The RNA shown here (small-subunit ribosomal RNA) has 1463 nucleotides and comes from an uncultured prokaryote.
RNA sequence: AGAGUUUGAUCCUGGCUCAGAGUGAACGCUGGCGGCGUGCUUAACACAUGCAAGUCGAACGAGAACGGGUUAUAGCUUGCUAUAAUUGUCAGCUAAGUGGCGCACGGGUGAGUAAUAUAUAGGUAACGUGCCUUCAAGAAGGGGAUAACGUUUGGAAACGAACGCUAAGACCCUAUAUGCCUUUAUCCCAUAAGGGAGCAAGGGAAAUAUUUAUAGCUUGAAGAUCGGCCUGUACGGUAUCAGCUAGUUGGUGAGGUAAUGGCUCACCAAGGCUAUGACAUCUAACUGGUUUGAGAGGAUGAUCAGUCACACUGGAACUGAGACACGGUCCAGACUCCUACGGGAGGCAGCAGUGGGGAAUAUUGCACAAUGGACGAAAGUCUGAUGCAGCAACGCCGCGUGGAGGAUGACACAUUUCGGUGCGUAAACUCCUUUUAUAUGGGAAGAUAAUGACGGUACCAUAUGAAUAAGCACCGGCUAACUCCGUGCCAGCAGCCGCGGUAAUACGGAGGGUGCAAGCGUUACUCGGAAUCACUGGGCGUAAAGAGAAUGUAGGCGGGUUAAUAAGUUGGAAGUGAAAUCCUAUGGCUCAACCAUAGAACUGCUUUCAAAACUGUUGACCUAGAAUAUGGGAGAGGUAGAUGGAAUUUCUGGUGUAGGGGUAAAAUCCGUAGAGAUCAGAAGGAAUACCGAUUGCGAAGGCGAUCUACUGGAACAUUAUUGACGCUGAGAUGCGAAAGCGUGGGGAGCAAACAGGAUUAGAUACCCUGGUAGUCCACGCCCUAAACGAUGCACACUAGUUGUUGCCUUGCUCGACAAGGCAGUAAUGCAGUUAACACAUUAAGUGUGCCGCCUGGGGAGUACGGUCGCAAGAUUAAAACUCAAAGGAAUAGACGGGGACCCGCACAAGCGGUGGAGCAUGUGGUUUAAUUCGAUGCAACGCGAAGAACCUUACCUACACUUGACAUAGAGGCUAAACUCCCUGAAAAGGGAGGUCCUUCGGGAAGCCGGUGCAGGUGCUGCAUGGCUGUCGUCAGCUCGUGUCGUGAGAUGUUGGGUUAAGUCCCGCAACGAGCGCAACCCCCAUCAUUAGUUGCCAUCAGGUUAAGCUGGGGACUCUAAUGAAACUGCCGGUGGUAAGGAGGAGGAAGGUGAGGACGACGUCAAGUCAUCAUGGCCCUUAUGGCUAGGGCUACACACGUGCUACAAUGGGGCGUACAGAGUGUUGCAAUACCGCGAGGUGGAGCCAAUCACUUAAAGCGUCUCUCAGUUCGGAUUGGAGUCUGCAACUCGACUCCAUGAAGCUGGAAUCACUAGUAAUCGUAGAUCAGCAAUGCUACGGUGAAUACGUUCCCGGGUCUUGUACUCACCGCCCGUCACGUCAUGGAAGUCGGGAGUACCCGAAGACGCGUAUGCGUUUAAGGUAAGACCGGUAACUGGGACUAAGUCGUAACAAGGUAACC
Repeated sequence: AGAGUUUGAUCCUGGCUCAGAGUGAACGCUGGCGGCGUGCUUAACACAUGCAAGUCGAACGAGAACGGGUUAUAGCUUGCUAUAAUUGUCAGCUAAGUGGCGCACGGGUGAGUAAUAUAUAGGUAACGUGCCUUCAAGAAGGGGAUAACGUUUGGAAACGAACGCUAAGACCCUAUAUGCCUUUAUCCCAUAAGGGAGCAAGGGAAAUAUUUAUAGCUUGAAGAUCGGCCUGUACGGUAUCAGCUAGUUGGUGAGGUAAUGGCUCACCAAGGCUAUGACAUCUAACUGGUUUGAGAGGAUGAUCAGUCACACUGGAACUGAGACACGGUCCAGACUCCUACGGGAGGCAGCAGUGGGGAAUAUUGCACAAUGGACGAAAGUCUGAUGCAGCAACGCCGCGUGGAGGAUGACACAUUUCGGUGCGUAAACUCCUUUUAUAUGGGAAGAUAAUGACGGUACCAUAUGAAUAAGCACCGGCUAACUCCGUGCCAGCAGCCGCGGUAAUACGGAGGGUGCAAGCGUUACUCGGAAUCACUGGGCGUAAAGAGAAUGUAGGCGGGUUAAUAAGUUGGAAGUGAAAUCCUAUGGCUCAACCAUAGAACUGCUUUCAAAACUGUUGACCUAGAAUAUGGGAGAGGUAGAUGGAAUUUCUGGUGUAGGGGUAAAAUCCGUAGAGAUCAGAAGGAAUACCGAUUGCGAAGGCGAUCUACUGGAACAUUAUUGACGCUGAGAUGCGAAAGCGUGGGGAGCAAACAGGAUUAGAUACCCUGGUAGUCCACGCCCUAAACGAUGCACACUAGUUGUUGCCUUGCUCGACAAGGCAGUAAUGCAGUUAACACAUUAAGUGUGCCGCCUGGGGAGUACGGUCGCAAGAUUAAAACUCAAAGGAAUAGACGGGGACCCGCACAAGCGGUGGAGCAUGUGGUUUAAUUCGAUGCAACGCGAAGAACCUUACCUACACUUGACAUAGAGGCUAAACUCCCUGAAAAGGGAGGUCCUUCGGGAAGCCGGUGCAGGUGCUGCAUGGCUGUCGUCAGCUCGUGUCGUGAGAUGUUGGGUUAAGUCCCGCAACGAGCGCAACCCCCAUCAUUAGUUGCCAUCAGGUUAAGCUGGGGACUCUAAUGAAACUGCCGGUGGUAAGGAGGAGGAAGGUGAGGACGACGUCAAGUCAUCAUGGCCCUUAUGGCUAGGGCUACACACGUGCUACAAUGGGGCGUACAGAGUGUUGCAAUACCGCGAGGUGGAGCCAAUCACUUAAAGCGUCUCUCAGUUCGGAUUGGAGUCUGCAACUCGACUCCAUGAAGCUGGAAUCACUAGUAAUCGUAGAUCAGCAAUGCUACGGUGAAUACGUUCCCGGGUCUUGUACUCACCGCCCGUCACGUCAUGGAAGUCGGGAGUACCCGAAGACGCGUAUGCGUUUAAGGUAAGACCGGUAACUGGGACUAAGUCGUAACAAGGUAACC
């Protein structure tokens, strides 16, 4: 000293939380010793028992318990013991009593008390003071009683009663007293009050004890000590307590007191206190200090010390120097106890102790040895004060639980990548030591003569032996410290953020580690951090916060000069600020804690001296602030009156006929009873077009036709006047939009409510047709607005530029001019400020003065109470509870039923389809023993599957196997294993027979048997993964380095102007460059050249055939397949900015990317795949593994996708006839030939392929026929007969022939592909494959179109911009009612309780007064009655509020949120 937490990220505001220190603590786990401290914070609750205040015989009478003396007796040890009697002048003593002193101290507690308290500083000339000290004076003479005691007697007891005896330092009388007290003439000081001296008159003392000596007694003066009273200042909360007060305030007199005083009383006056907080209410003993803090402050008031108050509750006095008295008295009350029922006793908030309460706090201990106290002459007695001990880790401090060596880094444990690693020199083991412990012995100081509870304690010595001694919390971040297992949003953790849903460093355990240590954690509370109440030291445009605005009271603040003063201020001195504590130094306990001594400090208060700058006060003056006078202008400033025109509406009349009106479209509505339209006239109300403008005026609200009257303010100019008269402004007062209220008018238009029509799922809305309050006027209320510049008022200072309004000055060229000044109102902008946005001479800058307001969000501007109001309501204004955020500005995205631009078979323009039929195929659903699994919007559905009859196959049923069908290792035993044949069985399998390798004879390879590790899994998790793939999208984007800008997230670059298919290129620019993408490089097609010339080709030459590159030959051509060329806006003119580029042209095989392909940026979708493969984890292991047979994947009321064939004449059928390309072939393709109507069969030339074969391409062309029909279209379905493949075509193959001849006549809503060799149409081949479900898929060629104006709209995408409360990003966010549950709270008929006051009744004790007296009166505690007010609890019912993973209804807000939102 800071840290965590709001966000996708950022800065700020702002709360919550943490790290620190502390405690009279408590709880959990643990616990060796000592020293010093501390220990009922709760029930001021109730108390058993013991003790806590007595002492004096040197005041007194008396007594004889104890002791002594004397005498007697007994025992005997002959001077002792026991017993009995006796003794009161015992220099022993004493229960009880008289008397003195003490009991008012010491000890306890904190209920009451917000001031009769406390602290501090003063006053007392307004007072007292026992014991103590000093001084002065004195003590003479008498008297009568009484307790004890005795007798009698009452009572259960407590306690008495009567009579009798007696003493004193008890009590009383007389004497004396300069002094003392009371009254007072007079004088002096002083004069506000008062004080001193004092003539005279009156009043009042005493005690003795004792041999002396001493002690005590009385009066007075003084001191010391301790008190009483008074004053200033300081010392809690609440204003939702604003008025309080009759002894109240003062006076006079009296009483009373030690003393002042309404302290009390009588009379008189009507005062006194209060916003500087009276009164009321709640809480509370105060202080030195303690604790925290850098300090200022905050919190607190245990122990120790000072003061106060109290002593069961309330009241009262007595005694006394002192009390209204803790262990005294009286009375009342509550409670407890005793009782013979008549009556009595008691007060632990003393020390121990008990019960109770509570989270919680100790022994019914020892001693008066020390210190102190009471009494006493003293010895001494008493002392639960005190000194000690006991209990408690409650706190602080100190010590220990061993030290050194010791690696092959042992074992166990944990972990592991299986190699190792950690625990760890740690242990074992060796050597050493003895603080502590145990045992024994010695043994203090505290004491100044005696006396030691503590205590045989501290301390010392000797012996024994590592021996007796370590835990607690934590380990996700904050915050030091990490792994394994278990668990699986469960159990649980958590101070905040937050962990846990199968790989949890966050739960539980373990290993390891970190921190502290005889303790460690948790809880509670205080301060700190928190500058988060801000004096030091904060803020208010948008985060919480400027009052709606003005006038003005108190208050606060205030211009210049001069003089005085000294209240503030500054300095000096003096007193005080108790001690202890804190701090510094030194010293004492072995150190420390602790203690002692000294110093400093105690920041304060008081008194006094001085200074005079500043502030204050007073006097005199000044003119710069302020105000007034004068002048001419500006203005929707205000109030009242008068007047005008346009328009709407209504009414009257005319013309005139069928519609009008309204909307996105309609309807309600008006109209043939004549509307709307049009003309003329009349009425009435409201508002004032144009001018009109970030123009004007006003304090704000607000003010808009014209004229008149009255009236307020401001600006400018001029010279005069006053002389600080000023600024702000709590309360207060007037003003204050709209809506609303009251009374009376008025009512054209508009228009809440309301009605109807539409819209809609609904539509209590938006839209339409109507329409009442209201809007208007007068008077009176209300008093609030997003009353906003979200910006209080006043003054001063701090760069500019531009526009505009008003006034003035100057200049000239005299203007619709220019320059300047002042006052307003705007724009832009520097410094500065700001979290940023922004503000910026009209400040949100720099300063001064004053006022108002804020302190997390919600609850809530709500409840209760008060004030105001006719009401509506306004104003003032909480708490419980709840959340960890709420919020401001800006950033990047995403989104918008926001905007701009651009692209794409996206639309449009075309062409052909799908959707209707039949069939094929895939999917859903259903069914089933099983219909294996996966794929599910685009981007699943002729997809994985380029081939399900068995196999495949993963599914089902059944039968059998268990180291296994497959891999590998060690050890043992046996034998080759294959292969062939036979039996059982559906097969697997089981049983039997035959049969055999090499060898150096050890064995080897291989197999079998039994067994151990293990195999195996298409079992789960694609949300643990790799790899691969789809999609946006072949869209043009995605980024980086350096620099610059910004507090920062970020921005810039990448935006802008053009252009492109393109972030393609050019230009500009705080950017300059670069990377991944685009393009190009690659393959293929199109042209040409070169090379090569078989299996391909054949122009020329020759041979040759019915024909034929068939042959010789040839490389010219085609072709094959390798290498090259060619295309680059290169050329031309025009356009564009002398750019990039674009439109056109030429040449060229090809022209602007020439066509096609491969190629897919950063990323998105937890997209798809664990069933291609690989793989973590989990699961199965005589089964979820492996084998076999049969079945299933082919089911079938249905729905969808993708296709094929058609519905026909651009066609079907017959016959004839022409032209491809690309592939494939030895388990193969198969020719010629022959057989079959045909599928095919027989047979096998040739070919491992430019050679042979598949191989007849089809549409086309030519010709014939059909003639618009369910047909010579269409071919489904079915019957029959076959062919082929294959162990096997039943479930369930393809093909052929004959026969059969469904539906279907161009397809609703909707929807798909395609821009050129494309669509459409026609056939061909291949992969898979025994065969085939192929109409699929992938390739190949043949024929070969139409259309594109264009970008308004739909879909998708890109760039820029804008709004945002979204960021899981609009499939977002989010509001309210209702329903369920929980919690706190308001109201409430009532009900229960509390404290206080008032009035009245009753009235104890006591005091006072009266009375001869029984008594009476006054006052008063407790008690009772009455009416209210206040506070608190509880309550049927009721109101809203908060919270609560997945309830209901809608969709109000955030985008133009789909009717802009809000007050």
RNAcentral holds the sequence, with entries from ENA. The coordinates come from a structure-prediction model, not an experiment, and the mean pLDDT is 83.